Notes: The RNA shown here (SAM riboswitch aptamer (S box leader)) has 130 nucleotides and comes from a soil metagenome. Its Rfam family is "SAM riboswitch aptamer (S box leader)". Rfam links the family to the GO term regulation of gene expression. The coordinates come from a structure-prediction model, not an experiment, and the mean pLDDT is 82. The sequence is in RNAcentral, with records from MGnify.
RNA sequence: CUCAUCGAGAACAGCUGAGGGAUCAGGCCCGAGGAAGCUGUAGCAACCGUUGAGAGCGACAUGAACUGUCGCUUUCAAGUCCAGGUGCUAACUCCUGCCAACGUUACGCAAGUAACUGCGGAAAGAUGAG
Numbered sequence: 001c002u003c004a005u006c007g008a009g010a011a012c013a014g015c016u017g018a019g020g021g022a023u024c025a026g027g028c029c030c031g032a033g034g035a036a037g038c039u040g041u042a043g044c045a046a047c048c049g050u051u052g053a054g055a056g057c058g059a060c061a062u063g064a065a066c067u068g069u070c071g072c073u074u075u076c077a078a079g080u081c082c083a084g085g086u087g088c089u090a091a092c093u094c095c096u097g098c099c100a101a102c103g104u105u106a107c108g109c110a111a112g113u114a115a116c117u118g119c120g121g122a123a124a125g126a127u128g129a130g
Stems, first nucleotide, its partner, number of pairs: 001130006011041005019030003024097004042089003047085002049081001050078012093124001098121002103116005
C1' cells in the first nucleotide's frame, strides 16, 4: 500500500501499585473490593494453515469420451483440528466529532433557511492475509 472483517463470543491466579478505555476534544464509564504492565494457566473465535466432501478450469497419462493423478480457483463441513501460525477474553471499535436520507419543530405566501434527531456513508483505528 491492497483486500476482508469489526452489534456475537470468551477470565482466573502471581508480581506490582495508579491509572485506564489508540490519539486530540467533549461525554460516559472502569479502577485500592487493585488500573496499566509483565508472567502462568484456562477459555473464545475461526483470518491463515490442516483434514474431508462437492463444483469449475488446466496439465499429464496413446487421451476424443470415460477414468486416474497432480495443480489452481471456489463452496460446504470439522475446534475431540495438530504440543499448527496469529488474534482476542468490560461497555458497538464505549459514544460523539466529517458528509448525511427519512422525520420533527421554528421562520417564510412560496422557493427555501435554521435547529434537533441520525438510517447510511466517509475518515481514523484494530485484527488477519498478501